A computed fold for a 348-nucleotide RNA from a Sphingobacteriales bacterium, annotated as Bacterial RNase P class A. The model forms 98% of the base pairs in the Rfam consensus. Its mean pLDDT, the model's own confidence on a scale to 100, is 76. Its Rfam family is "Bacterial RNase P class A". Its family is annotated with ribonuclease P activity, dimeric ribonuclease P complex and tRNA processing in the Gene Ontology. It is annotated as a ribozyme.

RNA sequence: GCUGCAAACUAAGCUAUCGUCUCUUGUAAAAGGGAAGGAAAGUCCGGACAGCAAAGGGCAACCUACCGGUGAAAAGCCGGGGACUUUGAUAACAAAGCCACAGACAGUGCCACAGAAAAUUACUACCAUGUGCAAACAUGGAAAAGGUGAAAAUGUGAGGUAAGAGCUCACGGUUUUUAAUGGCAACAUUAUUAACGGGUAAACCUUGGGUGCUGAAAUGCCACGUAUAGUAACGCAUGAGAACGGCCCGUUCAAGUUACAGGGUAGGCAGCUACAGGUGGGCAGUAAUGUUCAUCGCAGAUAAAUGAUAGCUCACGACAGAAUCCGGCUUACAGGUUUGCAGUUUUU
Numbered sequence: 001g002c003u004g005c006a007a008a009c010u011a012a013g014c015u016a017u018c019g020u021c022u023c024u025u026g027u028a029a030a031a032g033g034g035a036a037g038g039a040a041a042g043u044c045c046g047g048a049c050a051g052c053a054a055a056g057g058g059c060a061a062c063c064u065a066c067c068g069g070u071g072a073a074a075a076g077c078c079g080g081g082g083a084c085u086u087u088g089a090u091a092a093c094a095a096a097g098c099c100a101c102a103g104a105c106a107g108u109g110c111c112a113c114a115g116a117a118a119a120u121u122a123c124u125a126c127c128a129u130g131u132g133c134a135a136a137c138a139u140g141g142a143a144a145a146g147g148u149g150a151a152a153a154u155g156u157g158a159g160g161u162a163a164g165a166g167c168u169c170a171c172g173g174u175u176u177u178u179a180a181u182g183g184c185a186a187c188a189u190u191a192u193u194a195a196c197g198g199g200u201a202a203a204c205c206u207u208g209g210g211u212g213c214u215g216a217a218a219u220g221c222c223a224c225g226u227a228u229a230g231u232a233a234c235g236c237a238u239g240a241g242a243a244c245g246g247c248c249c250g251u252u253c254a255a256g257u258u259a260c261a262g263g264g265u266a267g268g269c270a271g272c273u274a275c276a277g278g279u280g281g282g283c284a285g286u287a288a289u290g291u292u293c294a295u296c297g298c299a300g301a302u303a304a305a306u307g308a309u310a311g312c313u314c315a316c317g318a319c320a321g322a323a324u325c326c327g328g329c330u331u332a333c334a335g336g337u338u339u340g341c342a343g344u345u346u347u348u
Base pairs, nucleotide, nucleotide: 001344002343003342004341005340006339007338008337009336010335012313013312014311015310016309017308018307020035021034022033023032024031025030037319041330042329044328045327046326047325048324049215050214051213052212056249057248058247059246061211062210063209064208065207066080067079068078069077070076081101082099084097085096086095087094088093102206103205107204108203109200110199111198123146124145126141127140128139129138130137131136154172155171156170157169158168159167173196174195175194178191179190180189181188182187219270220269221268222267230260231259232258233257234256241253242252243251275297277296278295279294280293281292282291283290284289
């Protein structure tokens, strides 16, 4: 220098004229300020806010699960530990990726096919005894060899045995008890005790922790208008009905409630953007993040506002348009700039 991967930022810009929406000033005319995103998407997680008159208990249901920190909270983020995978190195080290990371000696279930057998089995072969001319058969022993399979009773070596087996020994493995050292901790190292027929809990389940619900078409207010009407059922203190995820108990309100049929209206205001806010600097921290100083005010439409024309620049412009708001997660994304890692080439 080139290529690939990953991350961060950006996401066409400037000038002029006319136009759209909104805010401020103004009697008005008019003047001035501002105007879609990093994901505005998905509606997956959490909240702010509003309502459910004022309280509660239980069951069910749902979420979560290594340690510490951060944060309003989050299945978020940061750091650390551990398992697994890959690469390099070579003797236990480093880097990257990824993890829905409590429990299988509480219980239940499942592990197809193949195989003798998938949780107490013997197919081929082995050994002992007996029968038999032989082939072979019967009884007993064994699970070390072979086969099947994803997985078949902790691995290798030696001794031992009728043949074998942790039967014995040496060196290892997994889980576990205890102790020492280091660490806030998860854990790591060393030593030691005990055991070693498996796996599976995004299978049911057990254990620990946690959780009210609904949703801006929430909710509150104003104006206009009507029917102060009809039928039926239940009820009026022996309490119908109501109290916004499901059920039960309990508590409270209560004289009307519910269903059918019918009539009137559907217009406006608030919620609506000053906030867990943005930007810049300092300090603390490995970091996420916190704190402090300064500064800024950056959309509020309501069938839905940013468009048109002309010129210039260039990266020739991808994915794509707010509807109560905020913090995350996931998905889509042309090109440009910067940084890191890996490979390769050339030169010094």